[in-house]
Annotation:
The RNA shown here (c-di-GMP-I riboswitch aptamer) has 90 nucleotides and comes from a Clostridia bacterium. The coordinates come from a structure-prediction model, not an experiment, and the mean pLDDT is 85.
Order: sequence, then structure tokens, then C1' cells
RNA sequence: UAAUAAAGAGGGCAAGCUUAUCGAAAGGUAAGGUCGCAAAGUCAUAGGGUCUAAGGCGCCGAAAAGCGUUAGGAUAGCCUGGCCGCAACA
Repeated sequence: UAAUAAAGAGGGCAAGCUUAUCGAAAGGUAAGGUCGCAAAGUCAUAGGGUCUAAGGCGCCGAAAAGCGUUAGGAUAGCCUGGCCGCAACA
């Protein structure tokens, strides 16, 4: 420096849910709260997957509504990958 099984110590984060708030929605933010996480730190301008469909396009219709399709939206606690990283150390 790299890899890293088990067991500890100090700790860390915070699913669902509730309240408030932003958003068309998915979802985000804050507080409470703890299902879990050894990267559940970070990157969506690394690659995929998934979710939503305001707007666009098409269909139908007198119109409204509706249906289909589409990401400039979202998700890192979906996966791979990049970068940074605590302690111990067979």
C1' cells in the first nucleotide's frame, strides 16, 4: 500500500409510519421514529434497471373526460461501476 474471515470498542446512517412543507406525479426536504445497513458516504454528465407523465405526440369525442406513448423528472436503501473513508487484523 492492497486485500480481508470472525469477535470487540468508539461511534455513524435511518426503511416503514406520523406531522409540516415543496412537487402535476414519482418523489424530495425538516422534525419525530427505528426496518435494516461495514460504505444505507458520494457520483443520475459511467452503464443498466425501475417509477412518474406536467408538457409533447397520437387515438377517441361536439366538448370535457379518457386511453396509449415519451424524460428535460425521480430513484445511490435496485444492480454494476468510479471516487473518498473509521477501528482491528488471523